[in-house]
RNA sequence: GUCUGACAAUGGCAAACCGUUUGAAAGGGCGGGACGCAAAGCCACUGGCCUAAGUCCGAGAGGAUAAGGAAGCAGAGCUGCCGGG
Numbered sequence: 001g002u003c004u005g006a007c008a009a010u011g012g013c014a015a016a017c018c019g020u021u022u023g024a025a026a027g028g029g030c031g032g033g034a035c036g037c038a039a040a041g042c043c044a045c046u047g048g049c050c051u052a053a054g055u056c057c058g059a060g061a062g063g064a065u066a067a068g069g070a071a072g073c074a075g076a077g078c079u080g081c082c083g084g085g
Stems, first nucleotide, its partner, number of pairs: 002085004012037002017032006035072001041078002045075003049069002054065004
């Protein structure tokens, strides 16, 4: 440098759900809690996904739309611990 996660060690993260808070919502923060994770570390660039305040359309019901989200959907990019080949 590259491949790899069978064995081992030190540690790490934390789904659902609950409390609280924030947000129009989706969702986020914090605390509890562990289904899982070897990148479940970072990043919305690509595809897909969630929401629709505002805007547009509509007589209305409603529809369209991301400048809002989500990395624990997949791909690209960046970084990294330990062991093994």